[in-house]
RNA sequence: UGGCGAGUGGCCAAGUUGGUAAGGCGUCGGUUUCUGGCACCGAAGAUCGAAGGUUCGAGUCCUUCCUCGCCAG
Numbered sequence: 001u002g003g004c005g006a007g008u009g010g011c012c013a014a015g016u017u018g019g020u021a022a023g024g025c026g027u028c029g030g031u032u033u034c035u036g037g038c039a040c041c042g043a044a045g046a047u048c049g050a051a052g053g054u055u056c057g058a059g060u061c062c063u064u065c066c067u068c069g070c071c072a073g
Stems, first nucleotide, its partner, number of pairs: 001072007010025003019056001027043005049065005
């Protein structure tokens, strides 16, 4: 430098005919317990790497850039 892949809550991770983002862990509150843990119930938290574009509508399509990984030189 070129090609390919990945980037989604604190962490992991789904979302693949574009139709306003599942789940698990963790956190907080409650029940239970002498206390803690376990278990159960409930809650908060992401606008999706950045900036533009297309569209009525974009995590999803297009362009440029950034970070990481792999391959080639």